[in-house]
Molecule: c-di-GMP-I riboswitch aptamer
Organism: Anaerobacillus sp.
RNA sequence: AUAGAUUAAGGGCAAACUUAUCGAAAGGUAAGGACGCAAAGCCAAGGGCCUACAUCUAAAUUUAGAUACGGUAGCCGGCCGCAUCU
Numbered sequence: 001a002u003a004g005a006u007u008a009a010g011g012g013c014a015a016a017c018u019u020a021u022c023g024a025a026a027g028g029u030a031a032g033g034a035c036g037c038a039a040a041g042c043c044a045a046g047g048g049c050c051u052a053c054a055u056c057u058a059a060a061u062u063u064a065g066a067u068a069c070g071g072u073a074g075c076c077g078g079c080c081g082c083a084u085c086u
Stems, first nucleotide, its partner, number of pairs: 003086004012037002017032006035074001041079003046076002048072003055066004
């Protein structure tokens, strides 16, 4: 330096939920909180999934369908990386 594994040490992150707040929503942010995670670090111009303000179509005063420029990295994926052992 490269590849694999995750035994130890030092550690790291933080699900659900609660409160506050932003947002049409999905969801995000902050505090508390820990389900779990060897990348639960970063990347949304690869795929999947979620939502549908607006737009279009149909219906008809209420609704339904399609659609992302919105979101999700703790769905897969891409990139970078700590430690020990082999």